[in-house]
RNA sequence: AAAGUUGGCCAGACAGCCGCUGCCGCGCAAGCGGGAGAGGAAAGUCCGGGCUCCACAGAGCGGGAUGACGGCUAACGGCCGUACGCCGUGAGGCGAGGAACAGGGCCACAGAGACGAGUCUUUGCGGCAGCCGCGCAAGCGGCCGCGCCGCAAAGGGUGAAACGCGGUAACCUCCAUCCGGAGCAACACCAAAUAGGCGGACGUUGACGCUGCUCGCCGAGUCCGCGGGUAGGUGGCUUGAGCCGGCCAGCAAUGGCCGGUCUAGAGGAAUGGUUGUCCACGACAGAACCCGGCUUACCGGCCGACUUUUCCA
Numbered sequence: 001a002a003a004g005u006u007g008g009c010c011a012g013a014c015a016g017c018c019g020c021u022g023c024c025g026c027g028c029a030a031g032c033g034g035g036a037g038a039g040g041a042a043a044g045u046c047c048g049g050g051c052u053c054c055a056c057a058g059a060g061c062g063g064g065a066u067g068a069c070g071g072c073u074a075a076c077g078g079c080c081g082u083a084c085g086c087c088g089u090g091a092g093g094c095g096a097g098g099a100a101c102a103g104g105g106c107c108a109c110a111g112a113g114a115c116g117a118g119u120c121u122u123u124g125c126g127g128c129a130g131c132c133g134c135g136c137a138a139g140c141g142g143c144c145g146c147g148c149c150g151c152a153a154a155g156g157g158u159g160a161a162a163c164g165c166g167g168u169a170a171c172c173u174c175c176a177u178c179c180g181g182a183g184c185a186a187c188a189c190c191a192a193a194u195a196g197g198c199g200g201a202c203g204u205u206g207a208c209g210c211u212g213c214u215c216g217c218c219g220a221g222u223c224c225g226c227g228g229g230u231a232g233g234u235g236g237c238u239u240g241a242g243c244c245g246g247c248c249a250g251c252a253a254u255g256g257c258c259g260g261u262c263u264a265g266a267g268g269a270a271u272g273g274u275u276g277u278c279c280a281c282g283a284c285a286g287a288a289c290c291c292g293g294c295u296u297a298c299c300g301g302c303c304g305a306c307u308u309u310u311c312c313a
Stems, first nucleotide, its partner, number of pairs: 001309010012278007020037002023034004039284001043295002046293005051183004058215004063179005068082005084095004098174002103172002105168003120156003123152006130143005187235004197226006209217002242261008
């Protein structure tokens, strides 16, 4: 100097003017003042939770998930470390990872043959047939070695795998471990309104419910059809397994201690417009209960560590 691997950070900035939303203070109100105001993925809804209800809350079957070992975590299918295997010169990256004699399924093409069969080919052995010689005949000897049949399977070919042995379980399955359901449109409260109507079915001999089934539990209404009326608001709603910094322990994930800090809560959905300056010239892209992950998208900039190559000293 070039090419890479990996970890972290930023996500246009500053100022003025007008405008939007919440909170706090003052104010009867109008309004005034102060502070704050989308993300690293807010996305996908793929996992795991917090929380709420079923509900007083069990068991079995079914169903689903995971799968080397050890650790972290509230938990996980996540993360970290170690081993093994594969890729890479390397830094590194990836791995659905227990069992094939419990059983079943599948193994394309090629090959004769890939689950209970067997011989394509070169060989070996035997018999029959055929030919020659002898013989009246029965038959004897020789040749032919494959026209037919049988036995044995040593080599070869095909293929990843070929005498009953293999492969495959991100095929079914078996083993070990784990798993209630539904979801903020959860749920709670206030208001409004009528026709608490009419007809029927089931139900204390236990309905409905416990979101698949059975047992069990609960204990009085549940469901269908016709018809009529109303539907506005409040909470949940943001202080949280939170964030930042330092020290300690640990290879690390992470944990402990100390200090600091409060940073959106809309409700048809708030961040806009304009002027000037700077430069990294701005991509992917907008919260809707909240977190921990994973996956996907992405313009550019900064910092650290490591690897390979080349050159100079």
This is a predicted structure of a 313-nucleotide RNA (Bacterial RNase P class A) from Thiobacillus sp. It matches the Rfam family "Bacterial RNase P class A". From the family's description: Ribonuclease P (RNase P) is a ubiquitous endoribonuclease, found in archaea, bacteria and eukarya as well as chloroplasts and mitochondria. The prediction has a mean pLDDT of 77.